Context: one part of a larger RNA
Molecule: large-subunit ribosomal RNA, domain I
Organism: [Haemophilus] ducreyi
């Protein structure tokens, strides 16, 4: 110094575990917001700090319900108090809601600063408190220039609107990496980012539509037609429709005249849904054991043998499961009834008749959408120039033309089937199990980084119960530690379950 071999440090691997993820299913719910939202600041306790509530009436007030013997959120003890149907708590309705934020009396470096009217309090002064004062758009009223009528401009009232939100939807404008093995048409994509807007869904929608001489009969979705007809530097790749077969089906509306006569809304009740809750079977003994749910034995109880707690693996010990039951108040759907209304005015059905869309339709130029890249290129949209016809009309049938066949453009409406999930409850997972699963199971969008835009961790587990180690040594009134104790167990001692290796030791043998 090496080797074996026992015992240890250190480290935190695996095994167990879950408080939290991820993916779904089934319903809900689908918006909040000038009666100040979302989201914050600062307050608020017997409290110094965080978080959680809550708003100067501040871990709370009020009123009704429901349950009720305990209770005064957590970290977190102690301390003072409080309650027996007038605590606490869970639910429904109200009050209160400081200061910023759309923020809205001006301003302003967001949570702050300065006002002007009225009012109340004082003295009619100060000084405080209340309440009002934004801008825009509609309608009404009033006022009123140049200007004579008027009218713009102003003034006031009412009434809306703005701002936020996770996807979906409709619009507008719209890239580039890429692919084509380079690239310029093409493609990536009408996708990303961006801007407007609506709604719980939006959007589309009742043929100037297809088909093909047969007939079908809005519209969306979905499966087939089919990677088929096309379309394409006939490259790379784009990609239908007819027709079938299903999901869901639902039609309307207008102008006159005549006729019938009460629909919605709004109220009251009804029933049933959600918001609190409330009943709900049945087992004991012995054994091991720290501890019984394990084993032996003999029972029960089931519309209840789901599930999870409980000192090991519990139907029958607790919550709870099945079943059954409930609601003063809100709220949202259903059924009835009432009001109004008496045919005037608006909506509604029925029948007649009229009306049925012009700078439209189609063309020329150029562009854009159709699976279709200008092509033989219909079809739709349309910057620009031009421009009919009038149901005895006009469209379209993929250049045109004829015959035929079908439809009526140029006005609006409109449920479901379809798409999404910030958000609730309830189930479920040949999903993860703390380097996995959300960045994020832990006070995390923190901590830290950046002028910023932005980027972003690490961090889980002592025991069944703190029973969390009184007391005594040694020491710096240390840090560790030794004993005592508690505990089934302290190599379970707070750097706590297990406790892998790497790497560091110590004892023993044996080499050298």
């Nucleotide at each position: 110094c090496g080797u074996a071999c026992a015992c240890g440090g250190u480290g935190g691997a695996u095994g167990c575990c879950u408080u939290g993820g991820c993916a779904a299913u089934c319903a809900g719910a689908g918006g909040c917001g000038a009666u100040g939202a979302a989201g914050g600041a600062c307050g608020u306790g017997c409290u110094a700090a965080u978080c959680u509530g809550c708003g100067a009436u501040a871990a709370g007030c009020u009123u009704g319900g429901a349950u009720g013997a305990g209770u005064u959120g957590a970290u977190a003890a102690g301390a003072a108090a409080u309650g027996u149907a007038u605590a606490a708590u869970c639910c429904a309705a109200g009050a209160u809601c400081u200061c910023c934020g759309a923020a809205u009396g001006g301003g302003g470096a967001a949570a702050c600063c300065c006002a002007c009217u009225a009012g109340a309090u004082g003295a009619u002064g100060a000084a405080u408190c209340u309440a009002g004062u934004a801008u825009u758009u509609a309608u009404u009223a009033c006022c009123c220039a140049a200007u004579a009528c008027a009218u713009a401009a102003g003034u006031a009232a009412u009434a809306a609107a703005a701002g936020c939100a996770a996807a979906c939807c409709g619009g507008g404008a719209g890239a580039a990496c890429u692919g084509a093995a380079a690239c310029a048409u093409c493609u990536a994509a009408g996708u990303a980012a961006c801007c407007c807007g609506a709604g719980g869904a939006a959007a589309a929608g009742a043929a100037a539509u297809c088909a093909a001489c047969c007939g079908a009969g809005a519209u969306u979705c979905c499966g087939u037609u089919a990677g088929u007809a096309g379309c394409g530097g006939c490259g790379a790749g784009c990609g239908a429709a007819c027709g079938c077969g299903g999901a869901a089906a639902a039609g309307c509306c207008a102008g006159u005249u005549a006729g019938u006569g009460a629909u919605a809304a709004c109220c009251c009740a009804u029933a049933c849904a959600u918001u609190a809750g409330a009943g709900g079977a049945a087992g004991u003994a012995g054994c091991u054991g720290g501890g019984a749910a394990g084993c032996u034995a003999c029972a029960u109880c089931a519309u209840a043998g789901a599930g999870g707690g409980u000192g090991a693996u519990a139907a029958u010990c607790c919550c709870g499961u099945a079943c059954u039951c409930g609601a003063a108040a809100a709220u949202g759907u259903u059924u009835g009834g009432g009001c109004c209304g008496u045919a005037c005015u608006a909506a509604a059905c029925u029948a007649a008749c009229a009306a049925c869309a012009a700078g439209u339709a189609a063309g020329g130029c150029g562009g854009g959408a159709c699976a279709c890249g200008a092509g033989a290129a219909a079809u739709c949209c349309u910057g620009u120039c031009u421009g009919a016809a009038g149901a005895u009309g006009g469209g379209g049938g993929g250049a045109c033309c004829a015959u035929c066949c079908u439809c009526c453009a140029a006005g609006g409406c409109u449920a479901a089937a379809u798409a999404c999930u910030c958000c609730u409850g309830a189930u479920u997972g040949a999903c993860c199990g703390a380097u996995a699963g959300u960045g994020a199971a832990c006070c995390a969008g923190u901590a830290c980084u950046g002028u910023g835009a932005a980027g972003g961790a690490a961090a889980g587990g002592c025991g069944a119960a703190a029973a969390g180690a009184a007391c005594c040594c040694c020491u710096g009134u240390g840090a560790g530690g030794g004993g005592a104790g508690u505990g089934a167990a302290a190599u379970a001692g707070a750097a706590c379950c297990u406790g892998a290796a790497a790497c560091c030791g110590u004892g023993u043998a044996c080499g050298u």